[in-house]
Molecule: transfer RNA
Organism: bacterium
RNA sequence: GGAACAGUAGCAAAGUAGGUCAAUGCGCUGCUCUGAAAAAGCAGAGAUAUAAGUUCAAUUCCUAUCUGUUCCA
Numbered sequence: 001g002g003a004a005c006a007g008u009a010g011c012a013a014a015g016u017a018g019g020u021c022a023a024u025g026c027g028c029u030g031c032u033c034u035g036a037a038a039a040a041g042c043a044g045a046g047a048u049a050u051a052a053g054u055u056c057a058a059u060u061c062c063u064a065u066c067u068g069u070u071c072c073a
Stems, first nucleotide, its partner, number of pairs: 001072007010026003019056001028044005049065003053061001
């Protein structure tokens, strides 16, 4: 220098022939339970890498950029 893949919550991670509320597990907060904890149960907060475009509607499609991994040179 070229190419491929990936980027979703504190961590891991699903999703989508474009569709309204973005799952799940661990973690976190509150409550119940307990003498007090732990465990368990209930409830809750928190996320689509960034920008622009197409569209009535974008996590999904197009383009550019950034970051990471791998391969080639």